[in-house]
Context: one part of a larger RNA
This record gives sequence, structure tokens and C1' cells, in this order.
RNA sequence: ACCUCUUUCAGGAACUAGGCAAAACAGUGGCCGUAACUUCGGGAUAAGGCCUGGUUGCUCCCGGGAGGGAGCGACCCACAGCGAAAGACAACAACCGACUGUUUAUCAAAAACACAGGUCCCUGCGAAAUCAUAAGAUGAUGUAUAGGGGCUGAUGCCUGGCCAGUGUCCGAACGUUAAAGAAGGGGGUCAUGUCCGCAAGGACGGCAGCCUCUAACUGAAGCGCGGAUGAACGCCGGCCGUAACUAUAACGGUCCUAAGGUAGCGAAAUUCCUUGUCGGGUGAGUUCCGACCUGCACGAAUGGCAUAACGAGUUGUUGACUGUCUUGAAGAGGUACUCG
Repeated sequence: ACCUCUUUCAGGAACUAGGCAAAACAGUGGCCGUAACUUCGGGAUAAGGCCUGGUUGCUCCCGGGAGGGAGCGACCCACAGCGAAAGACAACAACCGACUGUUUAUCAAAAACACAGGUCCCUGCGAAAUCAUAAGAUGAUGUAUAGGGGCUGAUGCCUGGCCAGUGUCCGAACGUUAAAGAAGGGGGUCAUGUCCGCAAGGACGGCAGCCUCUAACUGAAGCGCGGAUGAACGCCGGCCGUAACUAUAACGGUCCUAAGGUAGCGAAAUUCCUUGUCGGGUGAGUUCCGACCUGCACGAAUGGCAUAACGAGUUGUUGACUGUCUUGAAGAGGUACUCG
């Protein structure tokens, strides 16, 4: 010096990113007492007080009894009686997530996942969906109060506008359109034929068939087209002027759009400017709480706002308590180190 512990005047978070760590709280026994809020269940062991041993006498209550409980005395011991061990710190406020639960085995336990509840879509049964080349199987020995998928996430109050784009669904008149079929047309080959030749043979033209090229026309879904649809993917404006102080603009004009953000919330887990401004708390507060609204860039099931209970969640404050600190010190055991 290090590790694990013990003690410490005065102060008591001044430490620090942060009360991290430590200390303190002494408790699921009895009696009293207990707030806001609340989904009336809770919150709650809220908080906060007081008591507690042994021996013995008596009184009362409950019980059929065994026994149990309450009270009034006397005496005994200790500094101290929950006589051993074990056995909560508490309060206030805000955010997030309703809750119990689940998770990165081995740096993350959370505000992430799940959840009950909500809603949308598909599915009529040899169901949809899934696995498989198939047979077959799951779904399900179930049958729409069932099964599968997507999103949201208890509960309360609610969930606004836009169908132009993309998607999905419905429609079938018209346009476009594949394979396939195919009237016709072109080319090749070519019987008979015509011409030349005494003949052998040659030239011309060319039916059918076959081969080949082309093709009017017929021809589904799809796409175009018409409509519906947002708890489908998504989106939800700009400029100028105006009121008898000023300021502001209920109001007006204009451009664009599919429509221009409604309720609620708002410097927010979202606010750049920003330590916004005002108020509270402090001696002093970039954090915190309450407001304001100028929302760089909240906003309604990619849910909005509120919310009792709950949380090894995040943030701020208070009491208690302390070697975290002012500021160190002393001690115990074990290492390190030296000698052996």
C1' cells in the first nucleotide's frame, strides 16, 4: 500500500453524474390511531403513538367442560423484560407502462415483449391458414359464441377531415391483350399439260398433297374504365389586409390542394433558438413542479387525454441517518514486502 471488518470530537450530503456505498429505521405480538385520492375492492401494517418479565392473591366475562380472555392489588430481579435467533426506512410530487408475468444463459430486466379488453380482414367445412413433390397431417375428432391473420393494449372520456396517390373489395358496357384456333395470301416441291428435240433429254407453266412464311377474325384474367373502402399504407397549406392609443385580429381578399390538424395535450421520454417567459421551492435551482403557447418538428387504435392500484423503472424534494464528505485518524484479521 491493498482486501475484509471495527470505532471516531464537531458538522451532517458540504461528497458525487446520482446519498453510489455505509449508517439508520427494530418491525407479520397487543392496544390506540390512520390523510389525499379511489375503479369503493383499496390506499393501509398508511402515517404516528403507547405497551410487553417472573411469582402470587382477588374480581369479572365467555364456555357443558377442558380451557380462554379482561381487570385490580402485593412481592421479586435487572441499567435495560418483543430476555435466544430471525424479522420494513418513511413521506411528498411528476413521467412511463394499467396490473401478476416475460426477456438479451455469460455487460442491458426496462418505458421493451406479453396481457385481459377493443377493432379490422379472411374462413360454410374435404373451411381458411400452415407443413409436404405427393399421399397425408395440423387446424379439429373443432363448425362463425368456432378457427386463422393484422393493428391497438386494463378502465374512464373519446377516436375529427381527406378515397387525389398506393393497396383491397365490387362491377362489367367499351378499349387493349397471351397461348390456341383460323378464312385468305406468299414461297418451295410437284402429277397431268405446253414448247423444243429423231431420240436421250431440256425449257415453261403448274392442280392436289406435303413443307414453309404470313395472317383478317375468334380469344380469359389482368390493365385501362366505373364505384366503395382509413381501428387499410398514408396525408392533414401559403401570402396580404383589417377594430377610435398601441398591440392583436373575431373579419375580408387571393393562390393552391384529395383535404388543409378537430377534441385534447403542449419548451413535453417530442422545443433547435433555450438556462424561452412568469410563478413555486432554495441563501443561491441549466434539474424539478405549476402555468403561458411563439408546437424548429404533439395529436387522436403507427391511438389522444386522464387515471386508483402496482413497479429491483426514470426524475425532483423532505424527514431520519450516517467517515460520502470537511479531513482525516486509530485498531483487528488476511495479503503484499523483508528475513528465516
Large-subunit ribosomal RNA, domain IV from a Candidatus Uhrbacteria bacterium, 340 nucleotides, folded computationally.
Rfam family: Bacterial large subunit ribosomal RNA.
Taxonomically the source falls in Candidatus Uhriibacteriota (Bacteria, Bacteria candidate phyla).
It was read from a public genome assembly.
The prediction has a mean pLDDT of 86.